[in-house]
């Protein structure tokens, strides 16, 4: 990565305009308004990591002492990197049917 299969969730919402249409719609596209989905895609955060810097310990040198050096562990603080099916709800999306679908199965 391609092929094949399986994939949820939420209004058949209200207005307005137009396309088909006369079988005169429970259609269709655009626009707006509200409610609501989360599994395209996109945003955002955890530890661990690795930097900075502050505070204390405990060991070691040295030294009247003060002060410094060196190792070792402790808790905070601040940058960095960082995940999802978490969360956001930008984008999608919200009778059935189709499209669409994160994942996941066989294959190759």
């Nucleotide at each position: 990565u391609c092929a094949c299969u399986g994939g949820a969730g939420a209004g058949a919402g209200g207005c307005a305009g137009g396309a088909c249409c006369u079988g005169a719609g429970u259609u269709c596209c655009u626009g707006c308004c509200c409610a609501c989905c989360g599994a395209a895609g996109g945003g955002g955060c955890a530890a661990a990591c690795g930097g900075u810097g502050c505070g204390g310990u405990c060991g070691g040198c040295a030294g009247c002492a003060a002060c410094g050096c060196c190792g070792a562990g402790c808790g905070g603080a601040c940058c960095g990197c960082a995940a999802a099916u978490c969360u956001c709800u930008c984008a999608g999306g919200u009778a059935a049917a189709g499209c669409g679908g994160a994942c996941a199965g066989c294959g190759a």

About this RNA:
Glycine riboswitch aptamer from a soil metagenome, 108 nucleotides, folded computationally. The coordinates come from a structure-prediction model, not an experiment, and the mean pLDDT is 80. The model forms 89% of the base pairs in the Rfam consensus. It matches the Rfam family "Glycine riboswitch aptamer". Rfam's curators write: This family represents the bacterial glycine riboswitch. The literature on the family includes a 2017 paper in MBio by Babina et al., "In Vivo Behavior of the Tandem Glycine Riboswitch in Bacillus subtilis". The RNAcentral record of the sequence draws on MGnify.